[in-house]
């Protein structure tokens, strides 16, 4: 340097062809239960969907660039 995937909650990840108030699951909190702890059930919080632009009535999804990581070729 060229190609290419990724980047969404504290972690792992969904999100099929743009479309209704952004999700699961574990984890963190609270609560039941127990002498106590763990397990198991119940619940609540937590996100400017890598940063900026643009298209569109409407973008996490489409396009442009910047930014970080992985791969592969030189």
């Nucleotide at each position: 340097g060229g190609c290419u995937c990724c980047g969404u909650a504290g972690c792992u990840c969904a999100g099929c062809a743009g479309g209704a108030u952004a999700g699961a699951g574990c984890g963190u909190c609270g609560g039941u239960u127990u002498c106590c702890u763990a397990a198991a059930c119940c619940g609540c919080a937590g996100g400017u969907c890598g940063g900026g632009g643009g298209u569109u009535c409407g973008a996490g999804u489409c396009c442009c660039u910047c930014c970080g990581g992985g791969g592969c070729c030189a």
Background:
The RNA shown here (transfer RNA) has 74 nucleotides and comes from Sphingomonas sediminicola. Its mean pLDDT, the model's own confidence on a scale to 100, is 81. Rfam family: tRNA. Rfam's curators write: Transfer RNA (tRNA) molecules are approximately 80 nucleotides in length. The organism belongs to Sphingomonas, within Bacteria.